RNA sequence: GGGAUAGCUCAACGGACAGAGCACCCGACCGGCAAUUGGGAGACCCGGGUUCGAUUCCCGGUCUUUUCA
Numbered sequence: 001g002g003g004a005u006a007g008c009u010c011a012a013c014g015g016a017c018a019g020a021g022c023a024c025c026c027g028a029c030c031g032g033c034a035a036u037u038g039g040g041a042g043a044c045c046c047g048g049g050u051u052c053g054a055u056u057c058c059c060g061g062u063c064u065u066u067u068c069a
Stems, first nucleotide, its partner, number of pairs: 001065004007022004015052001024040005045061005
């Protein structure tokens, strides 16, 4: 200096029901499995502040990563 959002990998002008892929669950298809396909559940690191409204801005903290000494 960068980062922390779903089990994993990542998105998200200050106002959307916080999205996508993979994984997971249920169904369709199939003799069965896989593939395909329809649907479902699942997340904003913590504490303050600003604001009508904060994942987003500000302050402090924690963890992680990179570079320099």

The RNA shown here (transfer RNA) has 69 nucleotides and comes from Ladona fulva. Its Rfam family is "tRNA". Rfam's curators write: Transfer RNA (tRNA) molecules are approximately 80 nucleotides in length. Rfam classes the family as a transfer RNA. The sequence is in RNAcentral, with records from Rfam.